[in-house]
Molecule: c-di-AMP riboswitch aptamer (ydaO/yuaA leader)
Organism: soil metagenome
């Protein structure tokens, strides 16, 4: 010597905004091998634990992010929380402090995942700036 985030650079073109491409970072998707919803009835194997099967109900599932889960309420809030980040060079461990714990997609479809496909590079925000110890630019 700011911070959150994957949201950086570097090229050509237009030289305001933009447009194209590449690095790098970040993220879905997508075999095999593993894995795999709730409750009910019946039938079955076993001493039993537990396990196979048929048939009916009931529930949609995912995804990006820390941001999910539960009480009070009542569709507003309040409280609390799983996890997240801050304290001003970075990084480990400890303590003391604060803060955040949102939002949007996709649409009956996604467990995992090798080739491989696909996408993203936005947005925001302070204000005084803590301790001990290691390491290190």
């Nucleotide at each position: 010597u700011g911070c959150c985030g994957a949201a950086u650079c570097c090229c050509g073109c237009a030289c305001a905004c933009g447009c194209g491409g590449g690095a790098a970072c970040g993220g879905g998707g997508g075999a095999a091998c593993c894995g795999a919803u709730g409750g009910g009835a019946c039938c079955u194997g076993u001493c039993g634990c537990c396990g196979g099967g048929u048939c009916c109900c009931a529930a949609g599932g995912g995804g990006c992010g820390a941001a999910u889960c539960g009480g009070c309420a009542a569709u507003a809030g309040c409280c609390g929380u799983a996890g997240c980040g801050c304290u001003g060079c970075u990084c480990u461990u400890u303590c003391a402090g604060c803060g955040c714990g949102a939002g949007c997609c996709c649409g009956u479809c996604a467990g995992c995942u090798a080739a491989c496909c696909c996408c993203g590079u936005a947005g925001g925000c302070c204000u005084g700036a803590g301790a001990a110890a290691g390491a290190g630019a």